[in-house]
A computed fold for a 149-nucleotide RNA from a Solirubrobacterales bacterium, annotated as c-di-AMP riboswitch aptamer (ydaO/yuaA leader).
The prediction has a mean pLDDT of 75.
The sequence was found by an Rfam model in a public genome assembly.
RNA sequence: GGCGUCGUUCCGCUGAGUCGUAGCCGGCCUGAAGCCGGCGUUUCGAGCGGGGGACCCGAUGCCGUCCGGGGCGAGUCGCACCAUGUGCGUAGCGCAGCUCUCAUGCGCGAGCCCGUCAGCUAACCCCGUAAGCCGUCAAGAGAGAAGCU
Numbered sequence: 001g002g003c004g005u006c007g008u009u010c011c012g013c014u015g016a017g018u019c020g021u022a023g024c025c026g027g028c029c030u031g032a033a034g035c036c037g038g039c040g041u042u043u044c045g046a047g048c049g050g051g052g053g054a055c056c057c058g059a060u061g062c063c064g065u066c067c068g069g070g071g072c073g074a075g076u077c078g079c080a081c082c083a084u085g086u087g088c089g090u091a092g093c094g095c096a097g098c099u100c101u102c103a104u105g106c107g108c109g110a111g112c113c114c115g116u117c118a119g120c121u122a123a124c125c126c127c128g129u130a131a132g133c134c135g136u137c138a139a140g141a142g143a144g145a146a147g148c149u
Stems, first nucleotide, its partner, number of pairs: 012133003018046003023039006047129006057119001068117001069114004077089005092108005098144005
């Protein structure tokens, strides 16, 4: 210096969307037990997330209207226009590779659902646990952590 083996450590993003168990499939085994891997919401749980739901508190006027009202989510609002979409901004949100803060920069600023009905809300009840992406790349400062020496 090279190769091989073993051990240890490290090893992406949005999102609540993860883990275990029953079950099913495959492998190891003569077979079983057991072990390993995968599938999956057809079981049951844990964790996480969301909604409904008292007292108290809040709300409560008049007229007209249905063109109501509400929920998830960062995804609201304003102006302009060749106008129903586009552009420029904006509340707000995300990323920069161990974490936090600062700084600097890069992006998002959608969509969907309930169905005339829901303020807050203890007990209690119900629901979800998806989907979609980047990539061989990794910028700085301060503080801290982990690992190695």